A computed fold for a 74-nucleotide RNA from a Bacteriovoracaceae bacterium, annotated as transfer RNA. The prediction has a mean pLDDT of 80. The source organism's lineage runs through Bacteria, Pseudomonadati, Bdellovibrionota, Bacteriovoracia and Bacteriovoracaceae. It was read from a public genome assembly. Its Rfam family is "tRNA". Rfam classes the family as a transfer RNA. From the family's description: Transfer RNA (tRNA) molecules are approximately 80 nucleotides in length.
């Protein structure tokens, strides 16, 4: 220098062919259970979907550019 791939909650991840209000587990907070703690049960909080722009009635999803990580080629 060229190519591939990934970026979504505090962490690990899902999200189908563009269309329901963006989700799960763990963590955290509250309550229950217990003499108490853990485990277990119920509920809750938490998001600029990496950034900018574009296409579209509608974008996490498609397109262009950029940033960062990983891998391959030279």
């Nucleotide at each position: 220098g060229g190519g591939a791939u990934a970026a979504u909650a505090g962490c690990u991840c899902a999200g189908u062919u563009g269309g329901u209000u963006a989700g799960a587990g763990c963590u955290c907070c509250c309550g229950g259970c217990u003499c108490a703690u853990a485990a277990c049960c119920g509920g809750g909080u938490g998001g600029u979907c990496c950034c900018u722009g574009g296409u579209u009635c509608a974008a996490g999803u498609c397109c262009a550019g950029g940033u960062u990580g990983u891998c391959c080629c030279a």